[in-house]
Molecule: SAM riboswitch aptamer (S box leader)
Organism: Balneolaceae bacterium
RNA sequence: CUCUUAUCCAGAAAGGUGGAGGGACAGGCCCUGUGAAACCUUAGCAACCGCCCCGACGGCAGUCGGGGGUCAGGUGCUAAAUCCUGCCCGAACAGGCAGAUGCAAAUGCAUCUCUUAGUUCAGGGAAAGAUGAGAG
Numbered sequence: 001c002u003c004u005u006a007u008c009c010a011g012a013a014a015g016g017u018g019g020a021g022g023g024a025c026a027g028g029c030c031c032u033g034u035g036a037a038a039c040c041u042u043a044g045c046a047a048c049c050g051c052c053c054c055g056a057c058g059g060c061a062g063u064c065g066g067g068g069g070u071c072a073g074g075u076g077c078u079a080a081a082u083c084c085u086g087c088c089c090g091a092a093c094a095g096g097c098a099g100a101u102g103c104a105a106a107u108g109c110a111u112c113u114c115u116u117a118g119u120u121c122a123g124g125g126a127a128a129g130a131u132g133a134g135a136g
Stems, first nucleotide, its partner, number of pairs: 001136008013042005021031003025086004043078003048074002050070005055064003082128001087125003090121004094116003098113006
């Protein structure tokens, strides 16, 4: 670096060096001289890899990111949901010189359908990214 697979609405910061950037990308919105990135130290979170127990399925070999407990050795992580959105679908609202039907009479109103490059959503799914485990 590539591939496979799982997870990503929870959780957890102080000090030192350092000096202006950072939050992957784009847009937005944030963080930052009350000190960014990076590095170091210490602390913490968590439970992917480890161990134990249970459950479901089973062609009895096994399979299952099903549940619980435990360890802190290998990683990871310690602003904001992966900060939000990005592509597709859905829903609601709004718009339309659109269509149909009904009511009313003066060019109106109502309902339904269609449609949109609009707005919104504790909606669903992808993509991308991050991290673990495995393989090349």